[in-house]
C1' cells in the first nucleotide's frame, strides 16, 4: 500500500421510545435510552433517491405544483480514519 473484517481486544456512534427546547412542517439539537452499525466519521455547492411545503404560483377554493427547508442509519461516489487477518 491493496483487499477482507472470521475471531479478538482498546474503545466509538446510538434506531424505536420518553419528556425539553427550536422549526411551518419534515426534521434538527442537548438528556435518557439500544435497535443495530467497521465507516451509523465528514461532504446535501457529485449524482441518483426519499419526505416536507412555510413563501411563491395556479385553483373547479375541496386543493395542486414548487426546495431555496431537510434525510449520510436510502444507494452509488468522494474524502479522512482504529483493531485484526492476509
Nucleotide at each position: 500500500a491493496a483487499c477482507u473484517g472470521a475471531a479478538a481486544a482498546a474503545g466509538g456512534c446510538a434506531a424505536a421510545c420518553c419528556a425539553g427546547g427550536c422549526g411551518a412542517a419534515a426534521g434538527c439539537c442537548g438528556g435518557g435510552g439500544a435497535c443495530g452499525c467497521a465507516a451509523a466519521g465528514c461532504c446535501a455547492a457529485c449524482g441518483a433517491g426519499u419526505c416536507u411545503a412555510a413563501a411563491g404560483c395556479c385553483u373547479u377554493a375541496g386543493g395542486g405544483c414548487c426546495a431555496u427547508g431537510a434525510c449520510g442509519g436510502u444507494c452509488g461516489g468522494g474524502u479522512u480514519g482504529c483493531c485484526a487477518g492476509c